[in-house]
This is a predicted structure of a 73-nucleotide RNA (transfer RNA) from a Candidatus Omnitrophota bacterium.
RNA sequence: GGGCCGGUAGUUCAGAUGGGAGAACAUCUCGUUCGCAACGAGGAGGUCAGCGGUUCAAAUCCGCUCCGGUCCA
Numbered sequence: 001g002g003g004c005c006g007g008u009a010g011u012u013c014a015g016a017u018g019g020g021a022g023a024a025c026a027u028c029u030c031g032u033u034c035g036c037a038a039c040g041a042g043g044a045g046g047u048c049a050g051c052g053g054u055u056c057a058a059a060u061c062c063g064c065u066c067c068g069g070u071c072c073a
Base pairs, nucleotide, nucleotide: 001072002071003070004069005068006067007066010025011024012023013022019056027043028042029041030040031039049065050064051063052062053061
């Protein structure tokens, strides 16, 4: 320098074909208990890596850039 894969909640990840941003764990509150754990109910938490483009509408499609992994030189 080039090819491929990935970047979404604090963490691990889902998100066919463009239209509702989600799960589990963690965290907070409440219940249960003498108390803790476990369990049950509820809440908060997001620049979907960044910028631009296409579109009525983009996490999703296109271009460039950044970061990580991997292969080639």
NCBI's taxonomy places the organism under Bacteria, Pseudomonadati, Candidatus Omnitrophota. It matches the Rfam family "tRNA". Rfam classes the family as a transfer RNA. Rfam's curators write: Transfer RNA (tRNA) molecules are approximately 80 nucleotides in length.